A computed fold for a 72-nucleotide RNA from Candidatus Woesebacteria bacterium UBA5073, annotated as transfer RNA. The prediction has a mean pLDDT of 83.
[in-house]
RNA sequence: GCGGGAGUAGCUUAGUGGUAGAGCGCAACAUUGCCAAUGUUGAGGUCGCGGGUUCAAAUCCCGUCUCCCGCU
Numbered sequence: 001g002c003g004g005g006a007g008u009a010g011c012u013u014a015g016u017g018g019u020a021g022a023g024c025g026c027a028a029c030a031u032u033g034c035c036a037a038u039g040u041u042g043a044g045g046u047c048g049c050g051g052g053u054u055c056a057a058a059u060c061c062c063g064u065c066u067c068c069c070g071c072u
Stems, first nucleotide, its partner, number of pairs: 001071007010024004018055001026042005048064005
């Protein structure tokens, strides 16, 4: 330099055009003499970044950044 893959909540990840979800973690409450466990509720996301297409983009297109794999 070329090709391919990945980037979404603190962590692991689902979601292939139509309201961004789950598990773990976190906070409050309930239960218990205390802790743990369990249950309920809640907070937390400009979907790596910048543009484009579209009535509508995490999703399609272009560029770019980081990481991984392969080729040279």

It was read from a public genome assembly.
Its Rfam family is "tRNA". Rfam classes the family as a transfer RNA. Rfam describes the family as follows. Transfer RNA (tRNA) molecules are approximately 80 nucleotides in length. Its family is annotated with triplet codon-amino acid adaptor activity in the Gene Ontology.
The organism belongs to Candidatus Woeseibacteriota, within Bacteria.